[in-house]
RNA sequence: CGAGUCGGCCAGACCAUCGCUGUGUCCCUUGCGGGCAUGGAGGAAAGUCCGGGCUCCAUAGGGCAGGUCGCCAGGUAACGCCUGGGAGGUGCAAGCCUACGGAAAGUGCCACAGAGAACAUACCGCCUAAGCUCGCAAGAGCCGGUAAGGGUGAAAAGGUGCGGUAAGAGCGCACCGCGAACGCUGGUAACAGCGUCGGCAGGGCAAACCCCGUCCGGAGCAAGACCAAAUAGGGGGGCGAUGAUGCGGCCCGCAGAGUCCCCGGGUAGGUUGCUUGAGCCGUGCGGUGACGCACGGCCCAGAUGAAUGAUGGUCCUCGACAGAACCCGGCUUAUCGGCUGACUCGACUU
Numbered sequence: 001c002g003a004g005u006c007g008g009c010c011a012g013a014c015c016a017u018c019g020c021u022g023u024g025u026c027c028c029u030u031g032c033g034g035g036c037a038u039g040g041a042g043g044a045a046a047g048u049c050c051g052g053g054c055u056c057c058a059u060a061g062g063g064c065a066g067g068u069c070g071c072c073a074g075g076u077a078a079c080g081c082c083u084g085g086g087a088g089g090u091g092c093a094a095g096c097c098u099a100c101g102g103a104a105a106g107u108g109c110c111a112c113a114g115a116g117a118a119c120a121u122a123c124c125g126c127c128u129a130a131g132c133u134c135g136c137a138a139g140a141g142c143c144g145g146u147a148a149g150g151g152u153g154a155a156a157a158g159g160u161g162c163g164g165u166a167a168g169a170g171c172g173c174a175c176c177g178c179g180a181a182c183g184c185u186g187g188u189a190a191c192a193g194c195g196u197c198g199g200c201a202g203g204g205c206a207a208a209c210c211c212c213g214u215c216c217g218g219a220g221c222a223a224g225a226c227c228a229a230a231u232a233g234g235g236g237g238g239c240g241a242u243g244a245u246g247c248g249g250c251c252c253g254c255a256g257a258g259u260c261c262c263c264g265g266g267u268a269g270g271u272u273g274c275u276u277g278a279g280c281c282g283u284g285c286g287g288u289g290a291c292g293c294a295c296g297g298c299c300c301a302g303a304u305g306a307a308u309g310a311u312g313g314u315c316c317u318c319g320a321c322a323g324a325a326c327c328c329g330g331c332u333u334a335u336c337g338g339c340u341g342a343c344u345c346g347a348c349u350u
Base pairs, nucleotide, nucleotide: 001346002345003344004343005342006341007340008339009338010337012315013314014313015312016311017310018309020040021039022038023037024036025035026034027033028031042321046332047331049330050329051328052327053326054220055219056218057217066216067215069213070212071085072084073083074082075081086100087098088097089096090095101211102210106209107208108205109204110203123150124149125146126145127144131142132141133140134139158176159175160174161173162172163171177200178198179197181196182195183194184193185192186191224272225271226270227269234263235262236261237260238259239258245255246254247253279298280297281296282295283294284293285292286291316319
């Protein structure tokens, strides 16, 4: 200098004016009033895909069904997340990827091609030792043997070599591989290494059913709680055709079957839940790390037709994806551009 890998951070800046909204405080003419001070979207607020808090309902305990996840250990409130490790794959490397339990419980599937796709098989080949027939013989035929070679396929009953044989074959041996066989060593474990034994078990698919283990009660802030009109129902009590009650009080008169009190549910509406929280920042300590502990400091949106904007100015590299709605931890997806740390490979110079 070039090419690349893995993390962390930022998300136009500043000023002025006018608005919107939460909180505190003050003022008055007490109004959805005004003044002042102060707070006001994100790294994903998104998808709503997992996990938890919180709330209500259900619930003795256990099981079935259904679903979830699946190498090992740890972290965490919890997880399908994260960290570290193992194994396999991939890249020269830094690194990256993996639904990574069981195919000896059972069932099922494996297109096309091919003899055969699973109780293995025999199309082309190879062989003619033994047995039978024919022949003087060479040999031919039968009965057979074989799976080394060819061919098909994604996949065909270990691989290489030597021996062996009629030809062959783990048939025998050596090495490699394999083992649902055992031991030793290291490791918490997954697993790894070494040794012994077994000629070698019989393909793949469980992201097919299934089996094994694991975890899961349901619904969700439109959860739930409180206050509570108007109108119309409901319950209890008093009085009432021997006239309650109404016509402003009293009497007369008239009308006349209800009327008065209390209670409760619930609608509109309002309040709450609502933001102090598994919170953020700094320092120290423990841990490889995820993370944990201690101390100090901070308060950082809370709307409900739903605020977070508009205009002007200056500057620059001319600005992406995008907008809270109960809260939090993850994952996934979208995203102009920039800053920064660690590392790898290559070239050149010294």